[in-house]
RNA sequence: AGAGUUUGAUCAUGGCUCAGGACGAACGCUGGCGGCGUGCCUAACACAUGCAAGUCGAACGAGAAUCGAUGGGUUGAGACUUCGGUUGAUUGAAGUUGAGGAAAGUGGCGAACGGGUGAGUAACGCGUGAGAAACCUGCCUUUCAGUGGGGGACAACAGUUGGAAACGACUGCUAAUACCGCAUAAUGUAUCGAGAGGGCAUCCUCUUGAUACCAAAGCUUUAUGUGCUGAAAGAUGGUCUCGCGUCUGAUUAGCUUGUUGGCGGGGUAACGGCCCACCAAGGCGACGAUCAGUAGCCGGUCUGAGAGGAUGAACGGCCACAUUGGGACUGAGAUACGGCCCAGACUCCUACGGGAGGCAGCAGUGGGGAAUAUUGGGCAAUGGGGGAAACCCUGACCCAGCAACGCCGCGUGAAGGAAGAAGGCCUUCGGGUUGUAAACUUCUUUUAGCAGGGACGAAGGACGUGACGGUACCUGCAGAAAAAGCAACGGCUAACUACGUGCCAGCAGCCGCGGUAAUACGUAGGUUGCAAGCGUUGUCCGGAUUUACUGGGUGUAAAGGGCGUGUAGGCGGAGAUGCAAGUUGGGAGUGAAAUCCAUGGGCUCAACCCAUGAACUGCUUUCAAAACUGCAUCCCUUGAGUAUCGGAGAGGCAAGCGGAAUUCCUAGUGUAGCGGUGAAAUGCGUAGAUAUUAGGAGGAACACCAGUGGCGAAGGCGGCUUGCUGGACGACAACUGACGCUGAGGCGCGAAAGCGUGGGGAGCAAACAGGAUUAGAUACCCUGGUAGUCCACGCUGUAAACGAUGAAUACUAGGUGUGGGAGGACUGACCCCUUCCGUGCCGCAGUUAACACAAUAAGUAUUCCACCUGGGGAGUACGACCGCAAGGUUGAAACUCAAAGGAAUUGACGGGGGCCCGCACAAGCAGUGGAUUAUGUGGUUUAAUUCGACGCAACGCGAAGAACCUUACCAGGACUUGACAUCCAACUAACGAAGUAGAGAUACAUUAGGUGCCCUUCGGGGAAAGUUGAGACAGGUGGUGCAUGGUUGUCGUCAGCUCGUGUCGUGAGAUGUUGGGUUAAGUCCCGCAACGAGCGCACCCCUAUUGUUAGUUGCUACGCAAGAGCACUCUAGCGAGACUGCCGUUGACAAAACGGAGGAAGGUGGGGACGACGUCAAAUCAUCAUGCCCCUUAUGUCCUGGGCUACACACGUAAUACAAUGGCCGUCAACAGAGGGAAGCAAUACCGCGAGGUGGAGCAAAUCCCUAAAAACGGUCUCAGUUCGGAUUGCAGGCUGCAACUCGCCUGCAUGAAGCUGGAAUUGCUAGUAAUCGCGGAUCAGCAUGCCGCGGUGAAUACGUUCCCGGGCCUUGUACACACCGCCCGUCACACCAUGAGAGUCGGGAACACCCGAAGUCCGUAGUCUAACCGCAAGGAGGGCGCGGCCGAAGGUGGGUCCGGUAAUUGGGGUGAAGUCGUAACAAGGUAGCCGUAUCGGAAGGUGCGGCUGGAUCACCUCCUU
Repeated sequence: AGAGUUUGAUCAUGGCUCAGGACGAACGCUGGCGGCGUGCCUAACACAUGCAAGUCGAACGAGAAUCGAUGGGUUGAGACUUCGGUUGAUUGAAGUUGAGGAAAGUGGCGAACGGGUGAGUAACGCGUGAGAAACCUGCCUUUCAGUGGGGGACAACAGUUGGAAACGACUGCUAAUACCGCAUAAUGUAUCGAGAGGGCAUCCUCUUGAUACCAAAGCUUUAUGUGCUGAAAGAUGGUCUCGCGUCUGAUUAGCUUGUUGGCGGGGUAACGGCCCACCAAGGCGACGAUCAGUAGCCGGUCUGAGAGGAUGAACGGCCACAUUGGGACUGAGAUACGGCCCAGACUCCUACGGGAGGCAGCAGUGGGGAAUAUUGGGCAAUGGGGGAAACCCUGACCCAGCAACGCCGCGUGAAGGAAGAAGGCCUUCGGGUUGUAAACUUCUUUUAGCAGGGACGAAGGACGUGACGGUACCUGCAGAAAAAGCAACGGCUAACUACGUGCCAGCAGCCGCGGUAAUACGUAGGUUGCAAGCGUUGUCCGGAUUUACUGGGUGUAAAGGGCGUGUAGGCGGAGAUGCAAGUUGGGAGUGAAAUCCAUGGGCUCAACCCAUGAACUGCUUUCAAAACUGCAUCCCUUGAGUAUCGGAGAGGCAAGCGGAAUUCCUAGUGUAGCGGUGAAAUGCGUAGAUAUUAGGAGGAACACCAGUGGCGAAGGCGGCUUGCUGGACGACAACUGACGCUGAGGCGCGAAAGCGUGGGGAGCAAACAGGAUUAGAUACCCUGGUAGUCCACGCUGUAAACGAUGAAUACUAGGUGUGGGAGGACUGACCCCUUCCGUGCCGCAGUUAACACAAUAAGUAUUCCACCUGGGGAGUACGACCGCAAGGUUGAAACUCAAAGGAAUUGACGGGGGCCCGCACAAGCAGUGGAUUAUGUGGUUUAAUUCGACGCAACGCGAAGAACCUUACCAGGACUUGACAUCCAACUAACGAAGUAGAGAUACAUUAGGUGCCCUUCGGGGAAAGUUGAGACAGGUGGUGCAUGGUUGUCGUCAGCUCGUGUCGUGAGAUGUUGGGUUAAGUCCCGCAACGAGCGCACCCCUAUUGUUAGUUGCUACGCAAGAGCACUCUAGCGAGACUGCCGUUGACAAAACGGAGGAAGGUGGGGACGACGUCAAAUCAUCAUGCCCCUUAUGUCCUGGGCUACACACGUAAUACAAUGGCCGUCAACAGAGGGAAGCAAUACCGCGAGGUGGAGCAAAUCCCUAAAAACGGUCUCAGUUCGGAUUGCAGGCUGCAACUCGCCUGCAUGAAGCUGGAAUUGCUAGUAAUCGCGGAUCAGCAUGCCGCGGUGAAUACGUUCCCGGGCCUUGUACACACCGCCCGUCACACCAUGAGAGUCGGGAACACCCGAAGUCCGUAGUCUAACCGCAAGGAGGGCGCGGCCGAAGGUGGGUCCGGUAAUUGGGGUGAAGUCGUAACAAGGUAGCCGUAUCGGAAGGUGCGGCUGGAUCACCUCCUU
């Protein structure tokens, strides 16, 4: 950085798609290790269980377990004993006291932090910058001052008692840093003053005076302890206000009543309609209010060259929320996630009375989902709460676990190693490839494994303290040992072969692959790419300059409003001065940290982390500048306007007038038609039309002039006159002094059609009727004909309302017309020159995709407006506005396609044009189509009637010859390595004859004959041949001519088809090859940006004349023969000749044409061969060859018989005729050419009526043979189904052949059919031709009316190119390119899809009105209760409960509104296979098309009116060029 895709190709427009990067991802296949990160995007769904907020005994009372002291009841070993008892180890009770401190309580602090989530919110919510002279702030820091003296309770506790429980109730006792008075008190607060200073409006600060009011708490480990109270300041945290910024929709345009403001109150920490009473009527909005939808915002993140676009996970800041809604309490701080109250939903417990709960904390569960982890360890670190501290708590946090989810790093070995192993795959069978890859040799050991050692993280005086963790790291050991996949391979896009499949299965991001040779499907081999990952899917940016600020457009591709006027807005002439809003420069503040970037550093590197710098493009503020814009003032005249003078005009409106024409009426003349068409008919007319004459009526339109002439903003405007009126232009330079340009909305004008009311109505004419045409004809054509067309007044508001070109200004070569004006010059109204305004054409630069535009720009610039962003759906639906209606304006989406469209190019085509040619037509001759026969084809039939050929260009074609054979078909009978080829083995001479059975193939049985070639060491071997056997294989007229080669037909013997170089064009392409002539010809000449060349044309062969040479079998001027000769005929070699060469005319001085001469021949003399580039998927797989497929005891091979020969019929091609230009008979050896001949041609002769037979001379042929007919001459027939015609049939024969039944040819006799010149239609032929006459040959045993050749006789006609057909060249149109056998439109029918309407129905949202009114704040109240204070008391103050009131959530009712789902039915739309009906469009598309409108019709569509050219062709006018 681009690429693919519209076309036959091209350029441009334009959409679609791809290559890149990213991700909190998911899915598929696969998976070795480590580090660092990340991990419910969905149901703000519901949650079991555990934990996540406590702590302080140095505030307080009380105090369990336990320990100690004291105390000694009780027990009582042993000893002594006077036996009564004494002593006594031991056990240690109650009580007292001390320590101890569990659990609970009062009290203090914390619980408002930390952690989670993104539902709500379009907002001062967030970001940024300011402000608070309108505020609060616990703990912390600093400073000042104080801490005196009292009082009354309530928990705990004890007792009683209620309840299932949760939890209470009552009585009694009690402490405090709990609670309450009193004292003291200011730099406090409030009120009233005085003074000073300051500011920013209200005001603020300081000093000072008076009055009133308000404090406190102690504890202990004894300290410079720690608390407590008041005040001042700081810090921190918070609250409020403002500027700017912050998504989409106008199919949401008006919103608002506490609303906007004021005065006064209340409330708050504080300002404020925050709340209340009163007053005023304001406030917001096109610079987008209101409404609706969507959304947490930002630092940042992703992408991008940037500008931008998208996004807001993790980390950080702010906000909001905590089951849903409401509410307050406590407190420094909450309207409080793990507090309270109420209401709703849900869950749980219950003894049914009542209670309990809130994971969007960490784990975890269910559910949802494509999808997201452990009910882990630890407080060791960091941080937080409490405490004086020890310490306690901390799912914050630090770690570990799970997951390739991401980024980064490492490994799966390294070096050598060719017999290029085996195997796989491919193969042209030679080989190639996998591939140094493996094996093998040598080496190494990262990671994983085992063992030993073993941290930093710990904190700065020492000791102690580690969850991670025996982890990182270090050392040692063993062994290449344990470790590679995924995708792709048609193009884009790196990488190709085989097999399978056969429009199937499937692939596909786009283009597109697949219908029997698939590099595109599936598999395999190979290759390419990436790699512990690889692909796919999804989303975002990019590419996309495809919303264009950077950086696009609007004549024809999408796109200029139908036109004006003008509001807001935007933009704006020359000079001067000032200001400083924009602008520019400097300074200051801020722009948190992290991120990004740069540099440096730390983990072995990297990812990651740390430090420093830069940056954060922004906002605010200040100083300065004054060029430009802006603002203010002054001034100017050139922009603009006014005045004066002048002429031009279908400019507008109104009134009047005029003639021509059509029609009608009346009257006259007049008679049978008129009218209409391609041709007709309907219609009119003997009741007198048409025609013609005269008179009259009425309406509409104004010939000629008339002109790319005029006027108007556009639509539009046309007889004449008058009145009223708008605008433009010229001259002059008097006046104003920028007054200008554009113009969203608004207002006005606006063809035709149409609508309303009332007139009018001649002609024309939608609809309608009739007649034609037609397959039909709801059309085109004709005859009629109503709305309408006309007028007046209203409405409608659209057109191809077009120059498909918005308005304005300035600039940028010329030339030539035309309309209006002025000036110069001139005798002059002419002509000429200059100039202004309009209107055309040509043309340079420039522009443009091209076409084209080109001073009237589509050029160069500026300003403003309008509009466009793929095609279809669709200018449709819904909504809104307008309209009487028709309808108009505004104007989507779902869905669907990969195009749709523009300009130009080459072809092809046209019921477009021009030129030219051809037996193409015409002029002629002979035919075909009718008959009979032959032959081919179709069809039918059949066991089979083998197959192929199908417009010309199949059909007497393949078939130059089917009785068997051929033969491929059918029936039957047989064979299976085969009828034929190669290879191997064994054997054998091969060959050959006769017999039996059989239809034959064949089978059986037997051998009558016969015995080859080369080498030899004589044993044999070899070649060739045969038989048998086994398998490889043979074989196939089986399929595919749409897999092919080769061959052939056809356009067409038409004159064309191309190339090199150059030039032109962005390009496809063009030029050359076109043009003027000419030719049979792209033949030749001339001209020309072309110059040359190639394949075609011509040049070649035969023939016609002649010379020369040569000559037998030929010929002969010798009477015959022999012989001789070569003049002639002839034969065959070489030449000559014909070339428009000569003359004349025409032509352009050419080419050439015409005429003539000469010549055997004259303008390519006649004929033949030869067939350019290409077209038709033309024909042929059955001539042959051949790929692939198929058959293999058969689709092969052999045999017999049959069939290809059938026969109601249809078509083609021929033969013979229909007769007198003839038939028949006779005469004359009448007269050819070219061929053929040995399994042959066959003479003379004889036999037969004849076919033919007998016989055989001659001839391998210029020697012999086959070998003429028509014609000519004479006779006869006399127009008839005949003396024409010969089919058909009978009889008798002949020939070929193994064999003529199916199924040959010929002869004789007899029979004697149709047919008397052929409908529509159609063929051949232009001279030795048509026509006519016979002859020969190939094939062939035999069999032509066919085919290929040969000669004989021998015409007619061609004015000419209008028409038919075919072709060539030029040009034109095209929506065709498979190329008109093209393309293509609409209805209808069927299937599917999305969507509109729809009686309704269901759900949701935001409001509104009213009802009810929980909790609760606030207010009121004295019903009841009441410790502290006052009071001697009574009582009071104050308070609690209760009650009432305002507000008030949920709930209820109601009518509207918005959104969505669904619905019988219905409307159109889209897409589908080769459905139905027509043929509308593209060519003049067969009626030019299209636009608007009205009307009609199955449908495309038709018709009327007006408009456009984006219409072909011909002619005319005007203009231009030369």
A computed fold for a 1522-nucleotide RNA from an uncultured bacterium, annotated as small-subunit ribosomal RNA. Rfam family: Bacterial small subunit ribosomal RNA. The sequence is in RNAcentral, with records from ENA and SILVA. The prediction has a mean pLDDT of 83.